[in-house]
Context: one part of a larger RNA
RNA sequence: ACCGGCGAGUUACGAUCCCAUGCGAGGUUAAGGUGGAAAGACCGGAGCCGAAGCGAAAGCGAGUCUGAAAUAGGCGAGAUAGUAUGUGGUUGUAGACCCGAAACCAGGUGACCUACCCAUGUCCAGGGUGAAGGUGUGGUAAGACGCACUGGAGGCCCGAACCUGUGCAUGUUGAAAAAUGCUAGGAUGAGGUGUGGGUAGCGGUGAAAUUCCAAUCGAACUUGGAGAUAGCUGGUUCUCUCCGAAAUAGCUUUAGGGCUAGCCUCGGAAUGUAGCGUCUUGGAGGUAGAGCACUGUUUUGGUGCGGGGCCCAUCUCGGGUUACCAAAUUAAGAUAAACUCCGAAUGCCAAUGACGUAUGUCCGGGAGUCAGACAGUGAGUGAUAAGAUCCAUUGUCGAAAGGGGAACAGCCCAGACCGCCAGUUAAGGUCCCUAAAUGUGUGUUAAGUGGAAAAGGAUGUGGAGUUGCACAGACAACUAGGAUGUUGGCUCAGAAGCAGCCAUCAUUUAAAGAGUGCGUAAUAGCUCACUAGUCGAGUGAUUCUGCGCCGAAAAUGUACCGGGGCUAAACACACUACCGAAACUGCGGGUGCCACGUAAGUGGCGCGAUAGGAGAGCGUUGUAAGGGCGAUGAAGUCAGACCGUGAGGACUGGUGGAGCGCUUACAAGUGAGAAUGCCGGU
Numbered sequence: 001a002c003c004g005g006c007g008a009g010u011u012a013c014g015a016u017c018c019c020a021u022g023c024g025a026g027g028u029u030a031a032g033g034u035g036g037a038a039a040g041a042c043c044g045g046a047g048c049c050g051a052a053g054c055g056a057a058a059g060c061g062a063g064u065c066u067g068a069a070a071u072a073g074g075c076g077a078g079a080u081a082g083u084a085u086g087u088g089g090u091u092g093u094a095g096a097c098c099c100g101a102a103a104c105c106a107g108g109u110g111a112c113c114u115a116c117c118c119a120u121g122u123c124c125a126g127g128g129u130g131a132a133g134g135u136g137u138g139g140u141a142a143g144a145c146g147c148a149c150u151g152g153a154g155g156c157c158c159g160a161a162c163c164u165g166u167g168c169a170u171g172u173u174g175a176a177a178a179a180u181g182c183u184a185g186g187a188u189g190a191g192g193u194g195u196g197g198g199u200a201g202c203g204g205u206g207a208a209a210u211u212c213c214a215a216u217c218g219a220a221c222u223u224g225g226a227g228a229u230a231g232c233u234g235g236u237u238c239u240c241u242c243c244g245a246a247a248u249a250g251c252u253u254u255a256g257g258g259c260u261a262g263c264c265u266c267g268g269a270a271u272g273u274a275g276c277g278u279c280u281u282g283g284a285g286g287u288a289g290a291g292c293a294c295u296g297u298u299u300u301g302g303u304g305c306g307g308g309g310c311c312c313a314u315c316u317c318g319g320g321u322u323a324c325c326a327a328a329u330u331a332a333g334a335u336a337a338a339c340u341c342c343g344a345a346u347g348c349c350a351a352u353g354a355c356g357u358a359u360g361u362c363c364g365g366g367a368g369u370c371a372g373a374c375a376g377u378g379a380g381u382g383a384u385a386a387g388a389u390c391c392a393u394u395g396u397c398g399a400a401a402g403g404g405g406a407a408c409a410g411c412c413c414a415g416a417c418c419g420c421c422a423g424u425u426a427a428g429g430u431c432c433c434u435a436a437a438u439g440u441g442u443g444u445u446a447a448g449u450g451g452a453a454a455a456g457g458a459u460g461u462g463g464a465g466u467u468g469c470a471c472a473g474a475c476a477a478c479u480a481g482g483a484u485g486u487u488g489g490c491u492c493a494g495a496a497g498c499a500g501c502c503a504u505c506a507u508u509u510a511a512a513g514a515g516u517g518c519g520u521a522a523u524a525g526c527u528c529a530c531u532a533g534u535c536g537a538g539u540g541a542u543u544c545u546g547c548g549c550c551g552a553a554a555a556u557g558u559a560c561c562g563g564g565g566c567u568a569a570a571c572a573c574a575c576u577a578c579c580g581a582a583a584c585u586g587c588g589g590g591u592g593c594c595a596c597g598u599a600a601g602u603g604g605c606g607c608g609a610u611a612g613g614a615g616a617g618c619g620u621u622g623u624a625a626g627g628g629c630g631a632u633g634a635a636g637u638c639a640g641a642c643c644g645u646g647a648g649g650a651c652u653g654g655u656g657g658a659g660c661g662c663u664u665a666c667a668a669g670u671g672a673g674a675a676u677g678c679c680g681g682u
Stems, first nucleotide, its partner, number of pairs: 001682006011094007019086005026049003032043003053060002063075004097235002100232001104225006115199009124189001126158003129154001133150006162186003167182004201217001203213002210219001238617006248261005262369002264366006274359001275357005280351004289342001290340002295336003299332005306325002308322005372397007380389002402413003417589004422585003428579003431564003437576001439575006450566001456550002460547010477534005483507003488502003513528001517526002590607007618671001620668007628660002636655005642649002
């Protein structure tokens, strides 16, 4: 891991509600007794519930209590149905659907491991070093002291046994639940070790690490309290039918839990223009927008109180002036969630009528839900960030399959009772992958734009305008001119159109600036404006707009059309076909509710679904009664093309070898795929 078996809402006593049955202003017995083959039979009225309430009570009583009292108020009567038993739903107390803690307490068992201690034994090759002391001798007044020998001390040195465990490697489902190899530390000591004994868990022991106390230690193990508790996690077993949520509010030592309400379901009752939608009519209101009349903010100009600067004066008063600041006022222009002289659309409330629809209300039983998600719209928070967060409102998902979107809970279309090798459409599509137009018409795009992006940039190109020049010849190109006073004046070393400053005239002209740029030290030189000629028809500027261009660098692999590929198979506008879903239609069938009907049936409206409510069934084991099968072969088991909407049920054959169905009713140890489930097998 698989297969098989086992494996979870039970039982008792109360409460409450529905249903069934009996009796009914009453209902009913309990213990116990009688009795019998067996009794749900008989006796037993104690007790319990109901028929009257109110008050704390005395008590009074269709009333009573509060109170001095009431025409006040509370609870009652008026308006009567209960009770006993049984099934079922839920609930209380119990382990109360099952499994699961870490822990807590009590009583015991452990020091054969290990920690420390007590008693008594035992062990430590060999080598080295050479303390004190001693002897001899030197030395001294005597000493001290020196030398030689002797001596054999030490938590001394080297190093086996022994003890330990430093580093590395191996081992890591090991040879081993801590070892092996090499290496290393101690090795006469605070040494190692044997045997016997002691200390016990709210404890012991500890050269101290929370270390050790039998492979277990921040409190051992074991038995019991005990099925501790678990607002937590996991699991919870057959079928079909009808309906079908919530992720919100308030409160909560509350926030992943609960209670009440909201939303779902089942039963009952009353009502009958009660509900919902659209239209109509009438209301309340201060949002969007707008506005500046208030409250604030705010730009510019005019007038300008007051202040500052400067000048005059100066003893004081004061006077003048001002490219400064500026109240107030005025003109114009702005701005606001906490501004409003104004002010919608929606929504909300109500009413009459119409049309459509079929809900709505109350009482009672049972729930689940209290983590919501995204999308559109209106706001807040944030950075007008977030697949962010928090409200409001609508939708979808949640609990919704199908088609589209390449793929993709929340987007678009559309809500799947079942069957059909029938039809029509939606969204979206129609070159190939791939069902259907290489459709029609008119344009646009040349960028593979389409098929990713901004500020900004550009004689890309289409459309619509405005405006200048132009056959009296424009624009472009070519030829020619582009002069004179004059080198204007000033400045300057120089300044001659062209460093700079000032002025910018006049003449000759077809035209020519006191000069557009290059250039020179300054001149010179080239060129432009301007003019003529050649040529011969358009040529400039600008506004709005469609589609394109640049701006454009990322990490596994083309990789920003799903792919191929496309110049339409791209984009815009219009049109006609077709494809396309579980939508709609057709045909057949099933089922729920309603209506009609004696019935058979017919008609109408329905039948996606999680949590959850309600209904109807299948099967297993046993009991009772009835009626059956079986050695001419029961159960079990294997196979098969049968029946039923399903759980399931027959039949036939093989195997098997002794019990087993059916009908009705009853009772449950009653249904397995999941619980890191338990046991067994492989």